RNA sequence: GGGCCGUUGGCACAGUUGGUAGCGCGCUUCUAUGGCAUAGAAGAGGUCAGGGGUUCGACUCCCCUACGGUCCA
Numbered sequence: 001g002g003g004c005c006g007u008u009g010g011c012a013c014a015g016u017u018g019g020u021a022g023c024g025c026g027c028u029u030c031u032a033u034g035g036c037a038u039a040g041a042a043g044a045g046g047u048c049a050g051g052g053g054u055u056c057g058a059c060u061c062c063c064c065u066a067c068g069g070u071c072c073a
Base pairs, nucleotide, nucleotide: 001072002071003070004069005068006067007066010025011024013022019056027043028042029041030040031039032038049065050064051063052062053061
C1' cells in the first nucleotide's frame, strides 16, 4: 500500500426485506426480611464510530474518513 470482517446504553451482544432501537448482566427506586443475601415490581441510561449521499423514511443501501482484527504484498 491492497483485500476482507467488525464498530449499537457502563459491559458482553441481537436487530430478518429500509418503516417505534432491544435482550442479558450491571445501575437507581419500591415491596417482602430485624438486617444481609435472594426474589418480585417499576425506572433511568443510546448524536447506532464520524461526515456526506440516495429515499417519503436509513443501525440497515452507496461513497469517504477514523479505530480495531485478520490476510496478502
Molecule: transfer RNA
Organism: bacterium